[in-house]
RNA sequence: AAAAGGCAAACCACGGGAAACCGUGGGACGCAAAGCUCCGGGACUUGGGGAAUCAUCCCUGUGUCGGCCGAGCUACCGAA
Numbered sequence: 001a002a003a004a005g006g007c008a009a010a011c012c013a014c015g016g017g018a019a020a021c022c023g024u025g026g027g028a029c030g031c032a033a034a035g036c037u038c039c040g041g042g043a044c045u046u047g048g049g050g051a052a053u054c055a056u057c058c059c060u061g062u063g064u065c066g067g068c069c070g071a072g073c074u075a076c077c078g079a080a
Stems, first nucleotide, its partner, number of pairs: 006031002011026006029067001035073003039070003042065003046061006
């Protein structure tokens, strides 16, 4: 480079959740790891409590995002 394929953003419907978001179906923005894993960082959410008092801050907890990055493990084809 080609070939065979794969996944599935936004959005919509239904359902779950306090929320972030998740599941199923539709749908394709894109992805050579957009396969898996919260180990490290980062971002998001806010149940509860406290302060303040015109809506912000602090503490703590359940979390969420692997399509935010790193890391680890696994993986199709085969010109180089």
A computed fold for an 80-nucleotide RNA from a soil metagenome, annotated as c-di-GMP-I riboswitch aptamer. RNAcentral holds the sequence, with entries from MGnify. The coordinates come from a structure-prediction model, not an experiment, and the mean pLDDT is 81.